The RNA shown here (c-di-GMP-I riboswitch aptamer) has 88 nucleotides and comes from a Gemmatimonadota bacterium. Of the family's consensus pairs, 95% are formed in the model. Its mean pLDDT, the model's own confidence on a scale to 100, is 84. NCBI's taxonomy places the organism under Bacteria, Pseudomonadati, Gemmatimonadota. Its Rfam family is "c-di-GMP-I riboswitch aptamer". From the family's description: GEMM was predicted in a large-scale screen for bacterial structured RNA regulatory elements. Genes associated with GEMM are involved in a diverse array of functions, including chemotaxis regulation, signal transduction, secretion and chitin.
RNA sequence: GCUGCCUCAGAGCAAACCCGUCGAAAGACGGAGACGCAGAGCCGCGGGGCUACCACGGGAAUCUCCGUACGCCAGCCGGGCCGCCCGG
Repeated sequence: GCUGCCUCAGAGCAAACCCGUCGAAAGACGGAGACGCAGAGCCGCGGGGCUACCACGGGAAUCUCCGUACGCCAGCCGGGCCGCCCGG
């Protein structure tokens, strides 16, 4: 430098459920907890998904309506950046 098909060890992260806080919601953060993860570290750049308070557009006629991301998901896929241990 390449590689993660196979083996071992040390360390790391933490889904769901529950509790608290924030939020209109999706969801996030903290606690507790482990389904899993070799990038389950970081970045919404492309695709995809979730939500719709305000605003905007439409419908209706003053609304338990529809659409829309500027909100969110990095543990949906791709891409980018950086990186520990071990084996070959």